This is a predicted structure of a 73-nucleotide RNA (transfer RNA) from a Chromatiales bacterium.
The source organism's lineage runs through Bacteria, Pseudomonadati, Pseudomonadota, Gammaproteobacteria and Chromatiales.
The coordinates come from a structure-prediction model, not an experiment, and the mean pLDDT is 81.
The sequence was found in a public genome assembly.
RNA sequence: UGGGGCGUAGCUCAAUUGGCAGAGCGACGGACUCUGACUCCGUAGGUUGUAGGUUCGAUCCCUACCGCCCCAG
Numbered sequence: 001u002g003g004g005g006c007g008u009a010g011c012u013c014a015a016u017u018g019g020c021a022g023a024g025c026g027a028c029g030g031a032c033u034c035u036g037a038c039u040c041c042g043u044a045g046g047u048u049g050u051a052g053g054u055u056c057g058a059u060c061c062c063u064a065c066c067g068c069c070c071c072a073g
Base pairs, nucleotide, nucleotide: 001072002071003070004069005068006067007066010025011024012023013022019056027043028042029041030040031039049065050064051063052062053061
């Protein structure tokens, strides 16, 4: 320098031929317990990497850029 993949909650990851953003773990509160752990119930937590474009509508399609990984030189 060229090509490819990935970027979504604190962490690990889902969510498709564009149509209400979710799960597990973790955190917090409650039940249980003499206390704690386990178990159960609930709550909070998101500019879907950034900026534009297309569209009635974008995590999803298009363009550029940023970061990480792989391949080639």